[in-house]
Context: one part of a larger RNA
RNA sequence: GAUUGAACGCUGGCGGCAUGCUUAACACAUGCAAGUCGAACGGUAACAGGCCCUUCGGGGUGCUGACGAGUGGCGGACGGGUGAGUAAUACAUGGGAAUCUGCCUGACAGAGGGGGACAACCCGGGGAAACUCGGGCUAAUACCGCAUAAACCUGCAAAGGAAAAGAGGGCGCGAGCUCUCGCUGUCGGAUGAGCCCAUGACCGAUUAGCUAGUUGGUAAGGUAAAAGCUUACCAAGGCCACGAUCGGUAGCUGGUCUGAGAGGAUGAUCAGCCACACUGGGACUGAGACACGGCCCAGACUCCUACGGGAGGCAGCAGUGGGGAAUAUUGGACAAUGGGCGCAAGCCUGAUCCAGCAAUGCCGCGUGUGUGAAGAAGGCCUGCGGGUUGUAAAGCACUUUAGGUUGGGAAGAAAAGGCAUGCAAGAAACGGCAUGGACAUGACGUUACCAACAGAAUAAGCACCGGCUAACUCUGUGCCAGCAGCCGCGGUAAUACAGAGGGUGCGAGCGUUAAUC
Numbered sequence: 001g002a003u004u005g006a007a008c009g010c011u012g013g014c015g016g017c018a019u020g021c022u023u024a025a026c027a028c029a030u031g032c033a034a035g036u037c038g039a040a041c042g043g044u045a046a047c048a049g050g051c052c053c054u055u056c057g058g059g060g061u062g063c064u065g066a067c068g069a070g071u072g073g074c075g076g077a078c079g080g081g082u083g084a085g086u087a088a089u090a091c092a093u094g095g096g097a098a099u100c101u102g103c104c105u106g107a108c109a110g111a112g113g114g115g116g117a118c119a120a121c122c123c124g125g126g127g128a129a130a131c132u133c134g135g136g137c138u139a140a141u142a143c144c145g146c147a148u149a150a151a152c153c154u155g156c157a158a159a160g161g162a163a164a165a166g167a168g169g170g171c172g173c174g175a176g177c178u179c180u181c182g183c184u185g186u187c188g189g190a191u192g193a194g195c196c197c198a199u200g201a202c203c204g205a206u207u208a209g210c211u212a213g214u215u216g217g218u219a220a221g222g223u224a225a226a227a228g229c230u231u232a233c234c235a236a237g238g239c240c241a242c243g244a245u246c247g248g249u250a251g252c253u254g255g256u257c258u259g260a261g262a263g264g265a266u267g268a269u270c271a272g273c274c275a276c277a278c279u280g281g282g283a284c285u286g287a288g289a290c291a292c293g294g295c296c297c298a299g300a301c302u303c304c305u306a307c308g309g310g311a312g313g314c315a316g317c318a319g320u321g322g323g324g325a326a327u328a329u330u331g332g333a334c335a336a337u338g339g340g341c342g343c344a345a346g347c348c349u350g351a352u353c354c355a356g357c358a359a360u361g362c363c364g365c366g367u368g369u370g371u372g373a374a375g376a377a378g379g380c381c382u383g384c385g386g387g388u389u390g391u392a393a394a395g396c397a398c399u400u401u402a403g404g405u406u407g408g409g410a411a412g413a414a415a416a417g418g419c420a421u422g423c424a425a426g427a428a429a430c431g432g433c434a435u436g437g438a439c440a441u442g443a444c445g446u447u448a449c450c451a452a453c454a455g456a457a458u459a460a461g462c463a464c465c466g467g468c469u470a471a472c473u474c475u476g477u478g479c480c481a482g483c484a485g486c487c488g489c490g491g492u493a494a495u496a497c498a499g500a501g502g503g504u505g506c507g508a509g510c511g512u513u514a515a516u517c
Base pairs, nucleotide, nucleotide: 001517002516003515004514006513007512008511009510010509013365014364015363016362017361018360019358020357021323026321027320028319030318031317032316035074036073037072040071041070043067044066047065048064049063050061051060052059053058081276082275083274091200092199093198094197095196096195099193100192104189105188106187107186108185109184110183112146114144115143121136122135123134124133125132126131152161153160154159166181167180168179169178170177171176202248203247204246209239210238211237214236215235216234217233218232219231220230221229251273252272253271254270255266256265257264258263278299279298280297281296282295301312302311303310304309329355331354332353333352337351338349339348340347341346368398369397370396371395378389379388380387381386402458404453405452406451407450408449412444419436420435421434422433423432461506462505463504464503465502466487467486468485472501473500474499475498476497482489483488
């Protein structure tokens, strides 16, 4: 000099854009953060409508819109948080072969015929509660056989094995036809994930030897998949001074800061990867987890209890206590972007978009402009003549940015979606393509921006002045009180302490401290 997720002191007008628990991975009150689908299903607890009855109080009826609880499907493996652990099962870069992949996508083939249950519900029982037990009825895109299966799996082959589900709309008297969304098997693609290898990247030798599933083989098991991944047997190997092992520290990277560079330091925000979810362990389900707001066991802690037994997990967003020099609101909205579910309408979304707080940082603007010498008064200095503050003020003439008040007013939505119409196709409708404005939707928001009005009106401080280092005098003090980054000042004329006048530097900031280069 540059820099910071900074803090502290004094001071503080406005706006834009960013950033904001670096400490206790300490403990957490309260609310919210993952639901959705009635176009899978049996149904009807509540609400609204229709219909029926009525003693006019009401009652009945799933008939309709809808829909609590339940069965079922998809999603809760994404998104969000944190950095404890981890020095290599991580990360970065570059390779590789022995794999899986829901939804999406390109194809091919199929969707035939049956069955028995379990919730909800009803009845009964236990329990303080959490909840739970027995009996009975019932539906499905829930479950289970049978048939078929080119490709698929096993097998050298012969052969054997393995699947499915419907729902909604339209037409038709009906049989049925048709469209859309689904369903099953298989081969591809895409995306995502798992695995292997090489190289690279901290400190310590006051850590020198380490290793028995250890290194390799055979066989068996196991996995989606290679492999001591596991087990039995056999051999005795494997790593290491190019630093093994052990100990300490640490998430890694793109990047960030600094520097002419080489390098050094660092890893907040944003992005990629990894790890973790009260502590330790375990699996279940599933395409995917050994699963933050799932399950089981153990432990610590907290809470409820009728003492028999139960409930919980903010390193999600706010917020509380605690720790600390120190870090914000128990806010608004799904309008946009994206995500989940759904045919859709839509619902959910503390992701996200916004607002609030903080000079925490960067950037911009303002706190007036011109004129004005009697060089006013006052202050300070003085050699008593004067000098200086100083065109500074007052006065006079103007301007009105920002702020204030009033009014107008974009864009984020010429949206998507929905609606309507048309076209091709078709029996028709849906879906497809095109067109339309006669349609709706904005949290921010009293938005940005523009115009008008009034009036200099509302807006300057901080540090320093011995040298380094820009800026000097007086008074007080008297090795005292004090200053200080280094050299050093102060013991009666202190430009170095304290105050004042004046000056210098920066300026809504200025200094100090800490930290890096």

Overview
This is a predicted structure of a 517-nucleotide part of an RNA (small-subunit ribosomal RNA, 5' domain) from uncultured Beggiatoa sp. The prediction has a mean pLDDT of 84. NCBI's taxonomy places the organism under Bacteria, Pseudomonadota, Gammaproteobacteria, Thiotrichales, Beggiatoa.